[in-house]
Context: one part of a larger RNA
RNA sequence: GGAUGAACGCUGGCGGCGUGCCUAACGCAUGCAAGUCGAGCGCGUCUACUCUAAGGAGUAGAUGAGCGGCGAACGGGUGAGUAACACGUGGGCAACCUGCCGCCCGGUGGGGGAUAACCUUCAGAAAUGGGGGCUAAUACCGCAUGAGCUGAUAGUGACUGAGGUGACUAUCAGGAAAGUGAGUAGCGCCGGGUGAGGGGCCUGCGGCCCAUCAGCUAGUUGGUGGGGUAGUGGCCUACCAAGGCGAUGACGGGUAGCUGGUCUGAGAGGAUGAUCAGCCACACUGGGACUGAGACACGGCCCAGACUCCUACGGGAGGCAGCAGCGAGGAAUUUUCCCCAAUGGAGCGAGAGCUCUGAGGGAGCAACGCCGCGUGGGGGAGGAAGCGUUUCGGCGUGUAAACCCCUUUUGGAUGGGAAGAUGAUGACGGUACCAUCCGAAUAAGCCCCGGCUAACUACGUGCCAGCAGCCGCGGUAAUACGUAGGGGGCGAGCGUUGUCC
Repeated sequence: GGAUGAACGCUGGCGGCGUGCCUAACGCAUGCAAGUCGAGCGCGUCUACUCUAAGGAGUAGAUGAGCGGCGAACGGGUGAGUAACACGUGGGCAACCUGCCGCCCGGUGGGGGAUAACCUUCAGAAAUGGGGGCUAAUACCGCAUGAGCUGAUAGUGACUGAGGUGACUAUCAGGAAAGUGAGUAGCGCCGGGUGAGGGGCCUGCGGCCCAUCAGCUAGUUGGUGGGGUAGUGGCCUACCAAGGCGAUGACGGGUAGCUGGUCUGAGAGGAUGAUCAGCCACACUGGGACUGAGACACGGCCCAGACUCCUACGGGAGGCAGCAGCGAGGAAUUUUCCCCAAUGGAGCGAGAGCUCUGAGGGAGCAACGCCGCGUGGGGGAGGAAGCGUUUCGGCGUGUAAACCCCUUUUGGAUGGGAAGAUGAUGACGGUACCAUCCGAAUAAGCCCCGGCUAACUACGUGCCAGCAGCCGCGGUAAUACGUAGGGGGCGAGCGUUGUCC
């Protein structure tokens, strides 16, 4: 000098765009943050209409919980842990999976038994649970068929570096389905192939400190059989062998999420990993599985623990590292705001579209940062007054002010008024912006002036009070302390402190 998620002191007019718990992965009141589907299913309530034998029945719509489906594994947060195939980069899988979506092929036959809701009863303070009875399905279960699919055996001819793989043929065995809809439409359902996107596993190389950590290792290293998985594998298990790693740093300890990037630097390099983007890990702490295409699952379940809350003392409920907000910690970090109008996501629908969305879009607060603008412009010497200084003549402040002329950014008032939205739909917002009017009106500070380093005098003080980044100033004329006048620098900022280059 540059930089900063900054903080502190003094000061503070406006706008645009960004940024905003770096500390206690400390604890959390309250509200919201993941639902949706009646074109899968039965039922309750309400409204309208129709029929009625006056009991009711039917149709349509709305609504409620339930069964069922899809979603809830995304999106959002955080950085605790992790020195690891976690990440980055390049390969491999002939060892793998993939709901929804695109394309292609084939199929959708015929049956059965339940159960929630509801009714009833019992237990309980509650959370909730038990018994009995009724009922439906795209819920559940057999049977049939099944080219292709899966498994086994045999054969043929390809490919591969190889274990081997895929193709074709034959035989045997196994295994599917659901309907809805006014509708032969459409949307679904089942089996198979393929694609796209997503994921899993293996591997070469790369990126911290300590040798005052030198030896480490028993599922340890390898093999065989078995198990497990989507799948390879000591992943797990039984047996067998005795291996495996290490100064090219094993093992141990400390520290740390990694990267694209960011800051600095001419570069090499050094430092860093906020915001944005990719990956990983975590969700009160520890452990576990269930469901599912996908989780070992932030707003799911079970167990244990700590903590908080309710309780009729028997027993229960909870998890903001989602958005706001509270307490605490701290030098320090915002509104318990508006909207789904746009973008994106979920469900449903043929579509139009509907619902949800603290993702997102906006507004609010904060000079926290960057950028832009303003606080007026021109004229004006009797060089006014005041103040400071003086050798008492003067000199400085100083065209500065007054005064004259002008302008209106900002501000205020009035009127108009968007784009963002492909047909409709605008939270922002009567905002931005435009026009007219008013009036110099509403708007300047901070640090420094001994040398480094740009800027000097006076008074006070007297090694005191104090200053200080380094050198050093202060003990009676201090340009170094304090105040004043003057000056220098930067300017809605200016200084100080911390940190990096």
Small-subunit ribosomal RNA, 5' domain from a soil metagenome, 501 nucleotides, folded computationally. The RNAcentral record of the full RNA draws on SILVA.